[in-house]
RNA sequence: GGAGUCGACCGGGCGGUCGCGGUGGCCUUCGGGCCACGGAGGAAAGUCCGGGCUCCGCAGGGCAGGGUGCCAGGUAACGCCUGGGGGGCGUGAGCCCACGGAAAGUGCCGCAGAAAACAAACCGCCGAUGGCCUCUUCCGAGGCACAGGCAAGGGUGAAAAGGUGCGGUAAGAGCGCACCGCGCGCCUGGCAACAGUGCGUGGCACGGUAAACCCCACCCGGAGCAAAGCCAAAUAGGGGAACCAGUGCGCCUCGAGCGCACGACGUGCGGCCCGUACGUGUUCCCGGGUAGGCUGCUUGAGGCGGGUGGCGACACCCGUCCCAGAGGAAUGACCGUCCUCGACAGAACCCGGCUUACAGGUCGACUCCCGUU
Numbered sequence: 001g002g003a004g005u006c007g008a009c010c011g012g013g014c015g016g017u018c019g020c021g022g023u024g025g026c027c028u029u030c031g032g033g034c035c036a037c038g039g040a041g042g043a044a045a046g047u048c049c050g051g052g053c054u055c056c057g058c059a060g061g062g063c064a065g066g067g068u069g070c071c072a073g074g075u076a077a078c079g080c081c082u083g084g085g086g087g088g089c090g091u092g093a094g095c096c097c098a099c100g101g102a103a104a105g106u107g108c109c110g111c112a113g114a115a116a117a118c119a120a121a122c123c124g125c126c127g128a129u130g131g132c133c134u135c136u137u138c139c140g141a142g143g144c145a146c147a148g149g150c151a152a153g154g155g156u157g158a159a160a161a162g163g164u165g166c167g168g169u170a171a172g173a174g175c176g177c178a179c180c181g182c183g184c185g186c187c188u189g190g191c192a193a194c195a196g197u198g199c200g201u202g203g204c205a206c207g208g209u210a211a212a213c214c215c216c217a218c219c220c221g222g223a224g225c226a227a228a229g230c231c232a233a234a235u236a237g238g239g240g241a242a243c244c245a246g247u248g249c250g251c252c253u254c255g256a257g258c259g260c261a262c263g264a265c266g267u268g269c270g271g272c273c274c275g276u277a278c279g280u281g282u283u284c285c286c287g288g289g290u291a292g293g294c295u296g297c298u299u300g301a302g303g304c305g306g307g308u309g310g311c312g313a314c315a316c317c318c319g320u321c322c323c324a325g326a327g328g329a330a331u332g333a334c335c336g337u338c339c340u341c342g343a344c345a346g347a348a349c350c351c352g353g354c355u356u357a358c359a360g361g362u363c364g365a366c367u368c369c370c371g372u373u
Base pairs, nucleotide, nucleotide: 001369002368003367004366005365006364007363008362009361010360012338013337014336015335016334017333018332020039022037023036024035025034026033027032041344045355046354048353049352050351051350052349053224054223055222056221060274061273062272063271065220066219067218068217069216070084071083072082073081074080085099086097087096088095089094100215101214105213106212107209108208109207122154123153124150125149126148129147130146131144132143133142134141135140162180163179164178165177166176167175181204182202183201184200185199186198187196188195189194228295229294230293231292238286239285240284241283242282243281246262247261248260249259250258251257252255264280265279266278267277268276269275302321303320304319305318306317307316308315309314339342
């Protein structure tokens, strides 16, 4: 100097004028006015996960359903994060991976190919054994490729039932052996995932696919701030008195009065079943919901600085700060000036994540290549 990797951060500045809604103070003719202070984001977004909060019966059993899936830790929790293991990519810094089980069962594996899974035989090799033919010195020799044997070589395919070599054989083959690979057991290291030039053992034992059904382990009640609570109009619905009351039994004050059992219907408890809780018709007097208002509503798993522990995610301690809260929904417009001419985009109960969008710029750590000294 060039090319890259990872992480953190900024994302127009300054001044003025006029608006919008919030809080506090003062004034008010109760309509409002004046002053001061503060008023979007790193993603406020997608609503994809996890939690807080609120209500529903604090939610019992089974089935069904959904999710997660190497190990250890962090956390309120997670599908997130950190560290590690294994696999893949890259010269490297680094990056990527739903990464449990295919010797439980079922399914599927297009095209090609003989065969795609308790193997098979198209070309091929052999023809020891049996068969046929020829010769024969009658021991046998040669031939054919009919039965049959083989799976080495060729070919197909993403994938063809371990690889290389030697032996072996009619030809072959883990058929035998050596090495490599693989499975299982032990040992060693590690909390574990897992690893090992370790020891032994098995000729090798059944291809792939589980974001196919499925199996295993663990987790999950539902709805959501239009949750929910309080105050509280007008019109329709609940508790006490009078008229009608499923069945059976019992009691007595003999009334359609009380109690028990069974049944029916309805409602709630997540979808179903079980189970369980509550309720059961017409006229007069007392208590709840809608409109509207208030609360929930922003002080919080909070920000910043420092210290301690930890490789780290993070935890604890000390100090300090208060930083939008609307409810048809404010956060804007204009002017001046400067520069490197400004991207994606707008809160709606609140947090922790993930993902997606983003002009341009700053800083830090690291890698590779080239050159100079």
About this RNA: This is a predicted structure of a 373-nucleotide RNA (Bacterial RNase P class A) from Natronospira proteinivora. The model forms 98% of the base pairs in the Rfam consensus. Its Rfam family is "Bacterial RNase P class A". By type it is a ribozyme. Rfam links the family to the GO terms tRNA processing, ribonuclease P activity and dimeric ribonuclease P complex. RNAcentral holds the sequence, with entries from ENA. Its mean pLDDT, the model's own confidence on a scale to 100, is 76.